Predicted 3D model of a 255-nucleotide part of an RNA (large-subunit ribosomal RNA, domain VI) from a metagenome.
The RNAcentral record of the full RNA draws on SILVA.
Its mean pLDDT, the model's own confidence on a scale to 100, is 89.
Rfam family: Bacterial large subunit ribosomal RNA.
[in-house]
Context: one part of a larger RNA
RNA sequence: CGCAGGAAAUUUGACGGGAUCAAUCCCUAGUACGAGAGGACCGGGAUUGUCGAACCUCUGGUGUUCCAGUUGUUCUGCCAAGAGCAUUAGCUGGGUAGCUAAGUUCGGAAAGGAUAAGCGCUGAAAGCAUCUAAGCGCCAAGCCCCCCUGAAGACUAGAUUUCCCAAUUAGACUCCUUAUAGACUAUGAGGUUGAUAGGUUCCAUGUGCAAGACCUGUAAAGGUUUUAGCUUAGGAAUACUAAUAAGUCGAUUGG
Repeated sequence: CGCAGGAAAUUUGACGGGAUCAAUCCCUAGUACGAGAGGACCGGGAUUGUCGAACCUCUGGUGUUCCAGUUGUUCUGCCAAGAGCAUUAGCUGGGUAGCUAAGUUCGGAAAGGAUAAGCGCUGAAAGCAUCUAAGCGCCAAGCCCCCCUGAAGACUAGAUUUCCCAAUUAGACUCCUUAUAGACUAUGAGGUUGAUAGGUUCCAUGUGCAAGACCUGUAAAGGUUUUAGCUUAGGAAUACUAAUAAGUCGAUUGG
């Protein structure tokens, strides 16, 4: 820009994409079959592998500063307590959210339609025979569906519901707070008629018992206060802070 008024929401599906896997064991049944050795079809059930998708409850990984320990050195006047640097984590032990696999859950199903090779029915040409010439069946992991998914710029531009028509309306946007989104944009949640983000409080989680004081010991140190202190990204509550204010576009009952 188009889809002959302007919008919001929900959709149909022309046409695409994905998926389509296999094995083992058990029962039927040591049955049918077979002299025996051996050993089924059909049907039912269980498990597993590969592949794929989603997710993070569990098991783990990561987690660049959440907690603790610790060496050397410099500094905060000193002690104590801390900070910087040693990889733009010094090293070490752990670790929330998120991300993730080796973890968890799920999937391949069943049914239908038309068929291939093949097997048939009826049946002439050709008084017989013949699955075929007319006609009618069965049958495959394959084909079309079924399953998941994109999809009306599908110019044959579809459908449904609702809203608006003299008030710049219905609605959308700019702008702002932002995340389940993200390179930017877009998308989503919100903008005081508000829990959108931050802060605060409480909780969870992690670390592992802070500082200070007191006690014991000559001291290094240990103990009590103390399951302490601190806790990023998690949950809830709470308008304390910031989403203020303002502006722009937008049909004229529809060639």